Record summary: Predicted 3D model of a 170-nucleotide RNA (FMN riboswitch aptamer (RFN element)) from Rubrobacter sp. Its Rfam family is "FMN riboswitch aptamer (RFN element)". Rfam describes the family as follows. The RFN element is a highly conserved domain that is found frequently in the 5'-untranslated regions of prokaryotic mRNAs that encode for flavin mononucleotide (FMN) biosynthesis and transport proteins. The sequence was found by an Rfam model in a public genome assembly.
RNA sequence: AGUAACUUUCGGGGGCGGGUGGAAUUCCCGCACCGGCGGUGAGCCCGGUGGAAUAUAUCCGGGGAGCCCGCGAACCUUCAGGUGUAUCCGAGGGUUGAGCCGGUGAAGGCCAGUAUCUUCUGGCCGUAGUCCGGCGCCGACGGUGAGAGUCCGGAUGGGAGAAAGGAUAG
Repeated sequence: AGUAACUUUCGGGGGCGGGUGGAAUUCCCGCACCGGCGGUGAGCCCGGUGGAAUAUAUCCGGGGAGCCCGCGAACCUUCAGGUGUAUCCGAGGGUUGAGCCGGUGAAGGCCAGUAUCUUCUGGCCGUAGUCCGGCGCCGACGGUGAGAGUCCGGAUGGGAGAAAGGAUAG
């Protein structure tokens, strides 16, 4: 510096009102709501450190995206494994949604005051996919008196993973 098997716990949110109708939280109208996990992180933000300090640097910790990258769930599929067999477990493959516009903006660059250099002052340019504002968009499968991101169900399931133990170990 780095760290295994294994164990434990945790690990998804959200709709009302009206209309039509025999029937709709599914259609239509109006207004509304929700956003799993990891990564990236505008030269960002917060806390600590540092310091005389409400300035920097430095180092440590934390935060920061539904539509940027990837993963998970779901569906399809392959296999010499586990098995008597399998729809189960395991290992692969395929499929798998959605963003634009404007603003801000350190460093740095340019111009002027000023013939030259530095400082200073003023102006301009300039870096966000994540910030701010505006407008917009997306959402598995099965079910259903009628078509669902928000109802019911598979699911007291699975799960990307997270934390702790294992670890002042070997």
Its mean pLDDT, the model's own confidence on a scale to 100, is 77.